[in-house]
Notes:
Model confidence (mean pLDDT): 81 of 100. A computed fold for a 536-nucleotide part of an RNA from an uncultured bacterium, annotated as small-subunit ribosomal RNA, 5' domain.
Context: one part of a larger RNA
RNA sequence: AACGAACGUUAGCGGCGCGCCUAAGACAUGCAAGUCGAGCGAGAAAGGGCUUCGGCCCCGGUAAAGCGGCGCACGGGUGAGUAACACGUAGGUAAUCAACCCUCGAGUGGUGGACAACUCUCCGAAAGGAGAGCUAAUACAGCAUGACGUGGCGGUCUUCCGAGAUCGUUUCCAAAGCGGGCCUCUUCAUGAAAGCUCGCGCUCGAGGAUGAGCCUGCGGCCCAUCAGCUAGUUGGCGGGGUAAUGGCCCACCAAGGCGUAGACGGGUAGCUGGUCUGAGAGGAUGAACAGCCACACUGGAACUGAGACACGGUCCAGACUCCUACGGGAGGCAGCAGUCGGGAAUCUUCCGCAAUGGGCGAAAGCCUGACGGAGCGACGCCGCGUGAGUGAUGAAGGCCUUCGGGUUGUAAAGCUCUGUGGGGAGGGAAGAAUAAGUUCAAGCGAAUACCUUGAAUGAUGACGGUACCUCCUUAGCAAGCACCGGCUAACUCUGUGCCAGCAGCCGCGGUAAGACAGAGGGUGCAAACGUUGUUC
Repeated sequence: AACGAACGUUAGCGGCGCGCCUAAGACAUGCAAGUCGAGCGAGAAAGGGCUUCGGCCCCGGUAAAGCGGCGCACGGGUGAGUAACACGUAGGUAAUCAACCCUCGAGUGGUGGACAACUCUCCGAAAGGAGAGCUAAUACAGCAUGACGUGGCGGUCUUCCGAGAUCGUUUCCAAAGCGGGCCUCUUCAUGAAAGCUCGCGCUCGAGGAUGAGCCUGCGGCCCAUCAGCUAGUUGGCGGGGUAAUGGCCCACCAAGGCGUAGACGGGUAGCUGGUCUGAGAGGAUGAACAGCCACACUGGAACUGAGACACGGUCCAGACUCCUACGGGAGGCAGCAGUCGGGAAUCUUCCGCAAUGGGCGAAAGCCUGACGGAGCGACGCCGCGUGAGUGAUGAAGGCCUUCGGGUUGUAAAGCUCUGUGGGGAGGGAAGAAUAAGUUCAAGCGAAUACCUUGAAUGAUGACGGUACCUCCUUAGCAAGCACCGGCUAACUCUGUGCCAGCAGCCGCGGUAAGACAGAGGGUGCAAACGUUGUUC
RNA backbone atom coordinates (compact mmCIF):
# COMPACT_ATOMS: atom_id res chain seq x y z
C1' A A 1 0.00 0.00 0.00
C1' A A 2 -3.93 -3.61 -0.76
C1' C A 3 -8.47 -6.95 0.56
C1' G A 4 -14.98 -10.66 -1.98
C1' A A 5 -12.54 -9.98 4.58
C1' A A 6 -13.85 -11.09 9.94
C1' C A 7 -14.00 -9.16 15.12
C1' G A 8 -14.51 -4.85 18.91
C1' U A 9 -16.41 0.18 20.00
C1' U A 10 -19.26 3.82 17.51
C1' A A 11 -22.65 5.56 13.66
C1' G A 12 -26.37 11.18 10.13
C1' C A 13 -27.27 11.15 4.58
C1' G A 14 -26.40 10.13 -0.62
C1' G A 15 -24.07 8.08 -5.35
C1' C A 16 -21.50 3.97 -7.65
C1' G A 17 -19.87 -0.87 -6.97
C1' C A 18 -19.56 -5.57 -4.27
C1' G A 19 -21.80 -9.51 -1.07
C1' C A 20 -21.14 -18.51 0.85
C1' C A 21 -13.61 -17.61 -0.13
C1' U A 22 -16.23 -23.09 4.22
C1' A A 23 -20.01 -28.60 2.67
C1' A A 24 -19.33 -29.87 -6.02
C1' G A 25 -23.24 -30.94 1.70
C1' A A 26 -28.71 -32.06 1.76
C1' C A 27 -32.94 -29.49 0.07
C1' A A 28 -39.68 -27.91 1.74
C1' U A 29 -42.27 -24.24 -1.57
C1' G A 30 -42.90 -20.97 -5.86
C1' C A 31 -41.02 -19.39 -10.37
C1' A A 32 -36.44 -19.89 -14.11
C1' A A 33 -38.48 -22.37 -22.09
C1' G A 34 -41.60 -21.88 -24.73
C1' U A 35 -44.20 -20.43 -29.08
C1' C A 36 -46.95 -20.83 -33.90
C1' G A 37 -54.69 -21.45 -35.56
C1' A A 38 -51.24 -17.58 -41.71
C1' G A 39 -49.00 -26.22 -41.33
C1' C A 40 -53.46 -29.95 -39.61
C1' G A 41 -57.90 -32.50 -37.82
C1' A A 42 -61.34 -31.90 -34.05
C1' G A 43 -63.49 -28.16 -31.15
C1' A A 44 -65.71 -26.63 -25.23
C1' A A 45 -66.96 -21.56 -23.46
C1' A A 46 -68.87 -16.75 -24.69
C1' G A 47 -72.81 -14.97 -28.55
C1' G A 48 -77.70 -15.66 -31.37
C1' G A 49 -82.43 -18.42 -32.17
C1' C A 50 -86.10 -22.10 -30.45
C1' U A 51 -87.82 -24.53 -26.02
C1' U A 52 -92.30 -28.83 -23.05
C1' C A 53 -86.68 -25.46 -19.26
C1' G A 54 -84.69 -31.71 -19.89
C1' G A 55 -82.41 -29.69 -24.02
C1' C A 56 -81.91 -28.76 -29.49
C1' C A 57 -80.10 -25.84 -33.68
C1' C A 58 -77.06 -21.98 -35.85
C1' C A 59 -72.87 -19.11 -35.72
C1' G A 60 -68.12 -18.57 -33.87
C1' G A 61 -62.75 -19.99 -34.01
C1' U A 62 -61.15 -18.98 -28.04
C1' A A 63 -59.28 -22.45 -23.56
C1' A A 64 -57.10 -27.17 -22.17
C1' A A 65 -55.26 -31.32 -25.07
C1' G A 66 -53.34 -33.88 -29.80
C1' C A 67 -50.44 -34.40 -34.81
C1' G A 68 -46.76 -31.04 -37.10
C1' G A 69 -42.77 -26.87 -37.32
C1' C A 70 -38.97 -23.98 -34.92
C1' G A 71 -36.60 -23.32 -30.22
C1' C A 72 -35.16 -26.17 -25.90
C1' A A 73 -26.95 -27.26 -27.62
C1' C A 74 -28.58 -19.98 -26.38
C1' G A 75 -29.09 -17.40 -22.06
C1' G A 76 -28.09 -18.46 -16.36
C1' G A 77 -24.82 -21.36 -12.41
C1' U A 78 -20.40 -23.57 -10.41
C1' G A 79 -14.79 -24.71 -10.30
C1' A A 80 -15.40 -30.65 -8.46
C1' G A 81 -12.18 -32.77 -12.05
C1' U A 82 -8.12 -31.49 -15.35
C1' A A 83 -0.49 -30.53 -15.46
C1' A A 84 -3.80 -31.55 -20.70
C1' C A 85 -3.23 -29.06 -27.38
C1' A A 86 -7.16 -27.60 -21.16
C1' C A 87 -5.44 -22.45 -21.76
C1' G A 88 -2.41 -18.35 -24.15
C1' U A 89 -0.04 -17.19 -28.66
C1' A A 90 1.44 -18.03 -33.85
C1' G A 91 0.09 -21.00 -37.82
C1' G A 92 -2.26 -25.17 -40.77
C1' U A 93 -6.83 -27.89 -42.64
C1' A A 94 -5.05 -29.97 -50.57
C1' A A 95 -8.24 -33.80 -43.92
C1' U A 96 -13.67 -30.80 -42.56
C1' C A 97 -19.05 -29.43 -41.16
C1' A A 98 -22.98 -25.94 -40.57
C1' A A 99 -29.91 -24.83 -38.84
C1' C A 100 -31.28 -19.69 -38.80
C1' C A 101 -29.13 -14.87 -41.85
C1' C A 102 -27.32 -12.39 -46.82
C1' U A 103 -26.41 -12.71 -52.41
C1' C A 104 -27.09 -15.56 -56.90
C1' G A 105 -28.91 -19.77 -60.20
C1' A A 106 -32.62 -23.69 -61.00
C1' G A 107 -37.15 -25.95 -59.44
C1' U A 108 -41.84 -26.50 -56.48
C1' G A 109 -45.30 -32.08 -61.22
C1' G A 110 -48.21 -36.37 -59.90
C1' U A 111 -49.82 -40.45 -56.41
C1' G A 112 -50.52 -43.51 -52.04
C1' G A 113 -50.92 -45.70 -47.16
C1' A A 114 -50.91 -44.62 -42.06
C1' C A 115 -50.74 -42.79 -36.73
C1' A A 116 -52.39 -39.48 -32.60
C1' A A 117 -56.45 -36.59 -31.13
C1' C A 118 -61.65 -38.78 -30.99
C1' U A 119 -65.16 -43.22 -29.93
C1' C A 120 -65.66 -48.09 -27.58
C1' U A 121 -63.71 -52.04 -24.36
C1' C A 122 -60.19 -53.43 -20.63
C1' C A 123 -55.88 -53.45 -16.74
C1' G A 124 -53.75 -50.48 -12.54
C1' A A 125 -54.10 -47.57 -5.70
C1' A A 126 -51.20 -44.37 -8.52
C1' A A 127 -47.60 -43.38 -12.20
C1' G A 128 -49.27 -45.14 -16.43
C1' G A 129 -50.73 -48.84 -20.08
C1' A A 130 -53.25 -52.59 -23.65
C1' G A 131 -56.77 -53.87 -27.64
C1' A A 132 -60.46 -52.55 -31.60
C1' G A 133 -62.41 -48.70 -34.95
C1' C A 134 -62.34 -43.53 -37.64
C1' U A 135 -59.40 -39.18 -39.63
C1' A A 136 -56.14 -34.51 -41.54
C1' A A 137 -51.63 -32.11 -42.78
C1' U A 138 -45.93 -27.95 -44.50
C1' A A 139 -46.26 -35.50 -40.80
C1' C A 140 -44.69 -40.19 -43.67
C1' A A 141 -43.60 -43.19 -48.27
C1' G A 142 -43.16 -44.32 -53.46
C1' C A 143 -43.16 -42.19 -58.81
C1' A A 144 -41.55 -38.24 -62.36
C1' U A 145 -37.98 -34.31 -63.56
C1' G A 146 -33.14 -32.50 -62.32
C1' A A 147 -27.59 -29.93 -62.45
C1' C A 148 -22.48 -25.75 -61.97
C1' G A 149 -24.42 -31.47 -57.07
C1' U A 150 -22.86 -37.19 -55.89
C1' G A 151 -20.24 -41.76 -57.62
C1' G A 152 -17.54 -44.25 -61.92
C1' C A 153 -14.56 -43.84 -66.50
C1' G A 154 -11.55 -40.87 -69.85
C1' G A 155 -8.84 -36.17 -71.33
C1' U A 156 -6.24 -31.41 -70.07
C1' C A 157 -3.84 -28.18 -66.49
C1' U A 158 -1.74 -27.33 -61.65
C1' U A 159 0.78 -29.67 -57.67
C1' C A 160 2.78 -29.45 -51.27
C1' C A 161 2.94 -36.00 -55.27
C1' G A 162 -1.59 -37.00 -50.63
C1' A A 163 -4.34 -34.50 -54.28
C1' G A 164 -6.85 -30.20 -56.46
C1' A A 165 -9.11 -27.42 -60.68
C1' U A 166 -11.58 -28.01 -65.26
C1' C A 167 -13.91 -30.56 -69.66
C1' G A 168 -16.55 -34.87 -71.87
C1' U A 169 -19.51 -39.23 -70.95
C1' U A 170 -22.37 -42.16 -67.72
C1' U A 171 -24.81 -43.29 -62.81
C1' C A 172 -27.61 -41.61 -58.50
C1' C A 173 -30.44 -38.15 -55.60
C1' A A 174 -35.50 -33.31 -54.30
C1' A A 175 -39.75 -30.66 -52.83
C1' A A 176 -45.39 -28.50 -49.56
C1' G A 177 -48.01 -25.76 -49.18
C1' C A 178 -50.28 -21.29 -46.62
C1' G A 179 -52.16 -16.25 -46.64
C1' G A 180 -53.84 -11.30 -49.03
C1' G A 181 -55.99 -8.85 -53.39
C1' C A 182 -58.40 -8.49 -58.30
C1' C A 183 -61.34 -10.62 -62.15
C1' U A 184 -64.67 -14.50 -64.23
C1' C A 185 -68.30 -18.48 -63.55
C1' U A 186 -71.85 -21.17 -60.68
C1' U A 187 -74.94 -20.68 -56.62
C1' C A 188 -77.97 -16.13 -54.57
C1' A A 189 -74.82 -15.12 -49.53
C1' U A 190 -71.70 -17.03 -48.03
C1' G A 191 -68.63 -20.33 -49.75
C1' A A 192 -66.29 -23.23 -53.82
C1' A A 193 -63.51 -23.72 -58.49
C1' A A 194 -60.38 -21.77 -62.58
C1' G A 195 -57.19 -17.54 -64.03
C1' C A 196 -53.86 -13.25 -62.88
C1' U A 197 -50.88 -11.08 -59.16
C1' C A 198 -48.27 -10.13 -54.40
C1' G A 199 -46.21 -11.96 -49.81
C1' C A 200 -44.43 -15.94 -46.64
C1' G A 201 -42.67 -20.74 -47.10
C1' C A 202 -40.49 -25.72 -49.36
C1' U A 203 -36.34 -28.44 -52.51
C1' C A 204 -31.39 -28.70 -55.04
C1' G A 205 -26.89 -26.07 -55.94
C1' A A 206 -22.84 -21.96 -55.79
C1' G A 207 -20.75 -18.06 -52.88
C1' G A 208 -20.62 -15.03 -48.32
C1' A A 209 -21.13 -13.91 -43.14
C1' U A 210 -20.56 -16.09 -38.58
C1' G A 211 -19.85 -20.37 -35.64
C1' A A 212 -17.74 -25.14 -34.77
C1' G A 213 -14.42 -29.68 -35.32
C1' C A 214 -9.35 -31.43 -36.07
C1' C A 215 -3.74 -30.82 -36.41
C1' U A 216 1.19 -28.40 -35.35
C1' G A 217 5.37 -25.04 -33.13
C1' C A 218 6.34 -22.19 -28.77
C1' G A 219 5.00 -20.59 -23.46
C1' G A 220 3.55 -20.66 -18.08
C1' C A 221 3.59 -25.14 -10.87
C1' C A 222 6.31 -28.28 -7.03
C1' C A 223 8.91 -33.14 -5.59
C1' A A 224 14.71 -37.19 -7.95
C1' U A 225 13.53 -39.22 -0.38
C1' C A 226 9.60 -40.86 -8.05
C1' A A 227 14.97 -43.23 -12.79
C1' G A 228 13.72 -45.99 -15.83
C1' C A 229 8.56 -46.14 -18.59
C1' U A 230 5.64 -48.47 -22.67
C1' A A 231 2.04 -54.48 -26.13
C1' G A 232 -2.46 -50.75 -29.27
C1' U A 233 2.82 -49.69 -26.92
C1' U A 234 5.95 -47.14 -31.93
C1' G A 235 5.59 -47.60 -37.16
C1' G A 236 3.77 -49.91 -41.88
C1' C A 237 -0.03 -52.34 -45.26
C1' G A 238 -5.26 -53.27 -45.73
C1' G A 239 -10.02 -52.38 -43.79
C1' G A 240 -13.93 -50.30 -40.41
C1' G A 241 -15.70 -45.74 -38.40
C1' U A 242 -16.31 -40.19 -38.60
C1' A A 243 -18.40 -34.18 -41.40
C1' A A 244 -13.06 -35.01 -41.37
C1' U A 245 -6.99 -36.66 -40.42
C1' G A 246 -5.27 -40.29 -37.18
C1' G A 247 -4.12 -47.13 -33.35
C1' C A 248 -9.73 -43.59 -33.13
C1' C A 249 -10.97 -49.12 -33.72
C1' C A 250 -9.74 -54.06 -36.08
C1' A A 251 -6.76 -58.08 -38.87
C1' C A 252 -1.78 -58.93 -40.48
C1' C A 253 3.59 -57.49 -40.55
C1' A A 254 7.98 -55.18 -38.40
C1' A A 255 10.32 -54.03 -33.27
C1' G A 256 9.97 -50.06 -32.28
C1' G A 257 8.63 -45.31 -29.21
C1' C A 258 9.77 -41.96 -24.67
C1' G A 259 13.57 -40.49 -20.95
C1' U A 260 18.54 -36.51 -16.36
C1' A A 261 16.90 -30.49 -21.76
C1' G A 262 13.46 -34.98 -16.13
C1' A A 263 10.12 -39.74 -19.21
C1' C A 264 7.09 -42.61 -15.64
C1' G A 265 5.09 -41.74 -10.79
C1' G A 266 3.34 -38.51 -6.71
C1' G A 267 1.38 -33.68 -4.88
C1' U A 268 -1.20 -29.21 -5.93
C1' A A 269 -4.19 -26.39 -9.46
C1' G A 270 -9.46 -24.58 -13.96
C1' C A 271 -6.25 -21.26 -17.91
C1' U A 272 -6.10 -16.16 -19.74
C1' G A 273 -7.15 -10.69 -20.43
C1' G A 274 -6.28 -8.87 -15.92
C1' U A 275 -5.85 -7.60 -10.27
C1' C A 276 -2.54 -6.17 -5.97
C1' U A 277 2.31 -4.51 -4.91
C1' G A 278 6.83 -2.37 -6.64
C1' A A 279 10.96 3.20 -9.28
C1' G A 280 11.50 -0.92 -12.25
C1' A A 281 12.94 -5.89 -12.72
C1' G A 282 10.23 -8.99 -10.13
C1' G A 283 6.85 -11.24 -6.47
C1' A A 284 1.82 -12.63 -5.17
C1' U A 285 -2.96 -13.57 -7.15
C1' G A 286 -7.04 -15.29 -10.92
C1' A A 287 -13.51 -12.47 -6.34
C1' A A 288 -16.49 -9.04 -9.47
C1' C A 289 -16.32 -7.86 -15.53
C1' A A 290 -14.70 -10.32 -20.36
C1' G A 291 -12.67 -14.79 -23.54
C1' C A 292 -11.83 -20.16 -23.47
C1' C A 293 -12.43 -24.97 -20.89
C1' A A 294 -14.83 -28.52 -17.70
C1' C A 295 -19.06 -30.15 -14.83
C1' A A 296 -24.71 -30.65 -13.72
C1' C A 297 -26.75 -36.28 -7.18
C1' U A 298 -22.34 -40.47 -8.37
C1' G A 299 -20.71 -43.78 -12.53
C1' G A 300 -21.82 -45.45 -17.57
C1' A A 301 -24.34 -45.22 -22.39
C1' A A 302 -26.43 -43.86 -26.56
C1' C A 303 -31.02 -41.53 -29.04
C1' U A 304 -32.94 -37.11 -31.48
C1' G A 305 -30.87 -33.21 -34.05
C1' A A 306 -27.39 -28.50 -38.25
C1' G A 307 -25.32 -28.71 -33.47
C1' A A 308 -25.43 -32.65 -27.26
C1' C A 309 -23.29 -37.78 -25.67
C1' A A 310 -27.65 -32.70 -23.51
C1' C A 311 -28.21 -28.55 -15.74
C1' G A 312 -34.51 -27.86 -15.48
C1' G A 313 -34.22 -34.85 -22.07
C1' U A 314 -34.02 -40.59 -22.35
C1' C A 315 -32.00 -45.51 -20.67
C1' C A 316 -29.01 -48.66 -17.10
C1' A A 317 -26.49 -49.16 -12.32
C1' G A 318 -25.49 -46.93 -7.29
C1' A A 319 -26.30 -43.88 -2.77
C1' C A 320 -30.05 -40.83 -0.63
C1' U A 321 -35.18 -38.71 -0.05
C1' C A 322 -40.53 -39.20 -0.77
C1' C A 323 -45.52 -41.75 -2.11
C1' U A 324 -47.84 -46.69 -1.93
C1' A A 325 -53.72 -50.27 -1.71
C1' C A 326 -46.70 -53.51 -0.72
C1' G A 327 -47.86 -55.30 -6.60
C1' G A 328 -45.13 -50.81 -7.81
C1' G A 329 -43.87 -45.71 -8.64
C1' A A 330 -41.60 -40.38 -8.12
C1' G A 331 -37.18 -37.00 -7.51
C1' G A 332 -32.21 -34.26 -8.47
C1' C A 333 -31.46 -25.61 -6.77
C1' A A 334 -23.18 -25.82 -8.86
C1' G A 335 -30.78 -21.25 -12.30
C1' C A 336 -33.61 -16.86 -8.96
C1' A A 337 -35.32 -16.30 -4.12
C1' G A 338 -35.49 -19.28 0.26
C1' U A 339 -34.43 -23.54 4.37
C1' C A 340 -31.26 -26.71 7.35
C1' G A 341 -26.15 -27.79 8.03
C1' G A 342 -20.91 -26.28 8.04
C1' G A 343 -18.36 -21.73 9.30
C1' A A 344 -14.96 -16.07 11.90
C1' A A 345 -18.26 -14.88 7.75
C1' U A 346 -21.63 -13.36 2.99
C1' C A 347 -28.55 -10.62 1.31
C1' U A 348 -35.34 -10.43 -0.30
C1' U A 349 -39.29 -17.02 -0.59
C1' C A 350 -39.52 -8.44 -3.58
C1' C A 351 -41.41 -5.41 -8.51
C1' G A 352 -41.55 -5.41 -13.90
C1' C A 353 -41.08 -7.13 -18.98
C1' A A 354 -41.25 0.03 -19.49
C1' A A 355 -35.79 -0.37 -21.63
C1' U A 356 -31.65 -3.76 -23.76
C1' G A 357 -31.16 -8.73 -25.46
C1' G A 358 -33.12 -13.80 -26.61
C1' G A 359 -37.07 -17.83 -28.44
C1' C A 360 -41.53 -18.47 -31.44
C1' G A 361 -44.91 -15.87 -34.74
C1' A A 362 -46.60 -12.49 -41.20
C1' A A 363 -48.16 -9.54 -37.22
C1' A A 364 -50.81 -8.36 -32.85
C1' G A 365 -48.53 -10.69 -29.20
C1' C A 366 -46.91 -14.64 -25.76
C1' C A 367 -42.68 -16.45 -22.86
C1' U A 368 -38.07 -14.69 -20.57
C1' G A 369 -35.59 -15.05 -11.75
C1' A A 370 -31.39 -13.13 -18.86
C1' C A 371 -32.04 -8.29 -17.82
C1' G A 372 -33.89 -3.54 -15.81
C1' G A 373 -34.99 -2.07 -10.85
C1' A A 374 -36.09 -1.83 -5.72
C1' G A 375 -34.80 -4.24 -0.56
C1' C A 376 -30.84 -5.78 3.24
C1' G A 377 -25.28 -5.16 4.80
C1' A A 378 -20.22 1.33 6.70
C1' C A 379 -18.25 -4.65 2.85
C1' G A 380 -15.37 -1.01 -0.35
C1' C A 381 -14.52 3.72 -2.94
C1' C A 382 -16.25 8.74 -3.46
C1' G A 383 -19.11 13.11 -1.95
C1' C A 384 -21.88 15.99 1.83
C1' G A 385 -23.41 17.24 6.77
C1' U A 386 -23.20 17.48 12.24
C1' G A 387 -23.44 24.88 11.57
C1' A A 388 -21.34 30.27 10.12
C1' G A 389 -19.87 35.20 12.03
C1' U A 390 -19.09 37.90 16.41
C1' G A 391 -18.12 37.30 21.43
C1' A A 392 -12.80 38.42 27.54
C1' U A 393 -14.96 40.32 33.52
C1' G A 394 -10.58 35.42 29.70
C1' A A 395 -17.64 33.63 33.71
C1' A A 396 -18.83 29.13 36.45
C1' G A 397 -17.15 24.13 37.02
C1' G A 398 -13.05 20.53 36.29
C1' C A 399 -7.64 19.65 36.45
C1' C A 400 -2.77 21.32 37.90
C1' U A 401 -0.16 24.71 41.10
C1' U A 402 5.89 27.14 43.40
C1' C A 403 -0.90 29.35 45.95
C1' G A 404 1.15 34.33 42.53
C1' G A 405 -1.38 31.78 39.00
C1' G A 406 -1.81 28.37 34.71
C1' U A 407 -5.05 25.41 31.62
C1' U A 408 -9.69 23.69 29.54
C1' G A 409 -10.68 28.54 26.27
C1' U A 410 -13.59 32.14 21.69
C1' A A 411 -14.49 27.10 23.92
C1' A A 412 -19.45 28.19 26.38
C1' A A 413 -23.22 31.78 27.46
C1' G A 414 -24.92 36.17 24.79
C1' C A 415 -25.84 38.74 19.97
C1' U A 416 -26.43 38.51 14.39
C1' C A 417 -27.26 34.96 10.52
C1' U A 418 -27.84 30.46 7.22
C1' G A 419 -31.03 26.05 6.11
C1' U A 420 -27.17 21.50 2.85
C1' G A 421 -28.92 16.89 5.28
C1' G A 422 -33.69 15.73 8.40
C1' G A 423 -39.23 16.96 8.70
C1' G A 424 -43.80 19.19 6.14
C1' A A 425 -46.42 21.17 1.57
C1' G A 426 -46.58 21.82 -3.75
C1' G A 427 -44.69 21.01 -8.71
C1' G A 428 -42.26 17.20 -11.40
C1' A A 429 -38.70 14.59 -15.39
C1' A A 430 -35.04 12.15 -18.94
C1' G A 431 -34.69 7.05 -19.61
C1' A A 432 -39.61 6.20 -25.39
C1' A A 433 -36.70 4.30 -29.74
C1' U A 434 -40.88 2.68 -32.10
C1' A A 435 -45.08 -1.23 -33.27
C1' A A 436 -50.20 -1.72 -34.99
C1' G A 437 -53.32 1.80 -37.41
C1' U A 438 -54.16 6.29 -40.65
C1' U A 439 -52.51 9.73 -44.67
C1' C A 440 -49.10 10.84 -48.73
C1' A A 441 -45.22 9.41 -52.27
C1' A A 442 -42.34 5.68 -54.92
C1' G A 443 -41.74 0.45 -56.47
C1' C A 444 -44.16 -4.28 -57.92
C1' G A 445 -48.29 -5.32 -60.84
C1' A A 446 -53.47 -5.72 -65.75
C1' A A 447 -54.91 -2.80 -61.37
C1' U A 448 -56.72 3.52 -58.23
C1' A A 449 -56.49 -4.08 -54.70
C1' C A 450 -52.80 -6.41 -52.06
C1' C A 451 -47.72 -6.19 -50.71
C1' U A 452 -42.82 -3.64 -49.97
C1' U A 453 -39.99 0.83 -48.99
C1' G A 454 -39.73 6.04 -47.45
C1' A A 455 -41.99 10.43 -45.00
C1' A A 456 -45.68 12.48 -41.58
C1' U A 457 -48.87 11.23 -37.65
C1' G A 458 -49.37 7.81 -33.93
C1' A A 459 -50.13 3.59 -27.83
C1' U A 460 -46.74 2.19 -24.12
C1' G A 461 -42.57 3.60 -17.49
C1' A A 462 -41.47 -1.63 -13.19
C1' C A 463 -38.27 1.94 -10.93
C1' G A 464 -41.82 6.07 -8.87
C1' G A 465 -44.73 10.72 -7.47
C1' U A 466 -38.17 8.51 -7.72
C1' A A 467 -34.28 12.20 -9.28
C1' C A 468 -34.69 17.33 -9.50
C1' C A 469 -37.02 22.30 -8.43
C1' U A 470 -39.83 25.87 -5.22
C1' C A 471 -41.83 27.24 -0.43
C1' C A 472 -42.17 26.53 5.02
C1' U A 473 -39.80 24.83 9.75
C1' U A 474 -36.23 24.96 13.92
C1' A A 475 -29.30 25.42 15.63
C1' G A 476 -33.15 22.74 16.73
C1' C A 477 -32.44 15.97 15.28
C1' A A 478 -26.67 14.08 13.67
C1' A A 479 -19.08 12.31 16.74
C1' G A 480 -16.70 8.87 17.61
C1' C A 481 -12.39 5.68 17.90
C1' A A 482 -7.34 4.74 18.84
C1' C A 483 -3.06 6.53 20.93
C1' C A 484 0.41 9.97 24.22
C1' G A 485 8.50 5.66 27.21
C1' G A 486 11.63 5.20 22.25
C1' C A 487 10.67 3.73 17.20
C1' U A 488 6.11 7.70 16.64
C1' A A 489 2.80 13.20 16.57
C1' A A 490 1.15 13.81 21.77
C1' C A 491 2.29 14.91 29.78
C1' U A 492 0.85 15.79 34.29
C1' C A 493 -1.78 14.18 38.89
C1' U A 494 -3.85 10.21 41.78
C1' G A 495 -4.12 4.90 42.76
C1' U A 496 -1.12 0.37 42.71
C1' G A 497 3.69 -1.52 44.70
C1' C A 498 7.72 -7.50 40.30
C1' C A 499 0.95 -7.34 42.73
C1' A A 500 -2.81 -6.14 39.45
C1' G A 501 -1.54 -5.53 34.74
C1' C A 502 0.82 -3.78 29.64
C1' A A 503 3.49 -5.35 25.27
C1' G A 504 4.50 -4.96 17.53
C1' C A 505 10.18 -4.84 18.97
C1' C A 506 13.29 -2.81 22.78
C1' G A 507 11.06 -3.57 27.32
C1' C A 508 7.72 -1.30 31.78
C1' G A 509 5.77 -2.66 37.25
C1' G A 510 9.84 -4.50 43.79
C1' U A 511 6.52 3.34 47.33
C1' A A 512 7.23 9.77 43.91
C1' A A 513 5.64 4.62 37.25
C1' G A 514 5.38 10.38 31.34
C1' A A 515 5.11 2.44 29.78
C1' C A 516 -0.23 -0.71 34.64
C1' A A 517 -5.55 1.56 36.12
C1' G A 518 -8.44 6.17 36.46
C1' A A 519 -8.73 11.52 35.78
C1' G A 520 -7.49 16.27 33.49
C1' G A 521 -4.95 17.77 29.29
C1' G A 522 -2.92 16.61 24.47
C1' U A 523 -1.94 14.05 19.47
C1' G A 524 -3.83 11.48 15.06
C1' C A 525 -7.74 10.01 11.95
C1' A A 526 -12.94 10.82 11.38
C1' A A 527 -18.77 8.25 10.02
C1' A A 528 -15.56 5.92 11.11
C1' C A 529 -11.44 4.21 14.26
C1' G A 530 -8.74 0.19 15.99
C1' U A 531 -7.48 -5.29 16.22
C1' U A 532 -6.69 -9.94 13.70
C1' G A 533 -5.67 -12.59 9.10
C1' U A 534 -3.34 -12.64 4.12
C1' U A 535 -0.15 -10.52 -0.11
C1' C A 536 3.70 -7.21 -2.03